[in-house]
């Protein structure tokens, strides 16, 4: 430098053009308990990597860019 693939709540992850973006753990609240732990009900947390295009609509498709992996040179 140059191919490929990967980017989504803290942390993993679903999602392949049509909704208010899914779930688990983690985090608080409450019930439970003599208390923790398990368990149950609940909540809060996301400018979906940045910008720009295409579409009546983009997390999804496209171009750049940045960042991580892998391969060539």
């Nucleotide at each position: 430098g140059g191919g490929c693939u990967u980017g989504u709540g803290g942390u993993c992850u679903a999602g392949u053009g049509g909704c208010u973006a899914u779930g688990a753990c983690a985090u608080c609240u409450c019930c439970c308990u003599u208390a923790c732990a398990a368990g149950g009900a609940g909540a809060a947390g996301g400018u979906c990597g940045c910008a720009g295009g295409u579409u009546c609509g983009a997390g999804u498709c496209c171009u750049g860019c940045c960042a991580g992996g892998c391969c060539c040179a």